[in-house]
Molecule: c-di-GMP-I riboswitch aptamer
Organism: Pseudomonadota bacterium
RNA sequence: AUAAAACAAAGCCAAACCUGUCGUGAGGCAGGGACGGAAAACUACGGGCCUUUCGCUGAGGCAGCCGAGUUGCUUUU
Numbered sequence: 001a002u003a004a005a006a007c008a009a010a011g012c013c014a015a016a017c018c019u020g021u022c023g024u025g026a027g028g029c030a031g032g033g034a035c036g037g038a039a040a041a042c043u044a045c046g047g048g049c050c051u052u053u054c055g056c057u058g059a060g061g062c063a064g065c066c067g068a069g070u071u072g073c074u075u076u077u
Stems, first nucleotide, its partner, number of pairs: 003076003012037002017032006035064001041070003045067003048062005
């Protein structure tokens, strides 16, 4: 440096739910919590899903829906 893996060790993140708060809403943030995760770190690029608008156009959200890209820890080769 590359590839594979999560057996082990050290750790890390954190679903649902509850409380507070922001938002028209999907949903976000903080605390508690732990279903799970080898990237559950980041990117809205593609597909998909969701919200808003009477509808279209437009705008927004979901990265723990899938794919893709970038970066990173440990062990072994």